[in-house]
Predicted 3D model of a 110-nucleotide RNA (Guanidine-I riboswitch aptamer) from Cellvibrionales bacterium UBA4495. It was read from a public genome assembly, where an Rfam model found it. NCBI's taxonomy places the organism under Bacteria, Pseudomonadati, Pseudomonadota, Gammaproteobacteria, Cellvibrionales. The prediction has a mean pLDDT of 81.
């Protein structure tokens, strides 16, 4: 002192906007004597609580898988343990849009 492993997968969750669905606001249309209510459509709005959806390396939680020990001399197979530690911009990408998503356990700090 250098090197390799220290993991996948899925389920929710803090977040997160605004395709879609609903609220909302505003027209118009039908009906109706007026007006309001309600019905269709149509534009806008997420500092709309919401369904859909996105979604954590450093949050949970599950199953797999990696590794050690034992039964055991071996083998197949069982048991049991471990899977630690993590501060973190700014900018930049996707996607309908933005985010603890991705760049990224990053550039930096200790």
């Nucleotide at each position: 002192g250098a090197a390799a492993u220290a993991g996948a997968u899925c389920g929710c969750u803090a977040g997160g906007g605004u395709u879609c669905c609903g609220g909302c606001u505003c027209g118009a249309c039908a009906c109706a004597a007026c007006c309001g209510a309600g019905g269709u459509c149509g534009a806008g709005u997420g500092a709309c609580u919401g369904g859909u959806c996105c979604g954590a390396g450093a949050g949970c939680g599950a199953u797999c898988g990696a590794c050690c020990u034992u039964c055991u001399c071996c083998a197949c197979g069982a048991a049991g343990g471990u899977u630690a530690c993590a501060c973190g911009g700014a900018g930049g990408g996707a996607u309908a849009a933005a985010a603890g998503c991705c760049c990224g356990g990053g550039a930096g700090a200790u």